[in-house]
RNA sequence: UUAUGAAAAAGCCGAACCAAUUGUGAAAUUGGGGCGGAAAGUCACGGGUCUUCAGCAUAUAAAAAGACAGCCGGACUGCCAUU
Numbered sequence: 001u002u003a004u005g006a007a008a009a010a011g012c013c014g015a016a017c018c019a020a021u022u023g024u025g026a027a028a029u030u031g032g033g034g035c036g037g038a039a040a041g042u043c044a045c046g047g048g049u050c051u052u053c054a055g056c057a058u059a060u061a062a063a064a065a066g067a068c069a070g071c072c073g074g075a076c077u078g079c080c081a082u083u
Base pairs, nucleotide, nucleotide: 003082004081005080012037013036017032018031019030020029021028022027035070041076042075043074045073046072047071048068049067050066051065052064
């Protein structure tokens, strides 16, 4: 440096749910809590899902602005062991 991997060791993250706060909302942050994870580290680049726009007699949902990295792909970086 490459590849493989929760077999071991040291660790790490933290699902659902609850409380507070922020936001029109999807959701996010903090604390509790642990379902799980070998990148469940970082990045909205591609796809996807979701939110706002949303009013109108009905129907369609374009354009635009956002959220999700623990939806998939991709990019960059990282511990240990073996090779």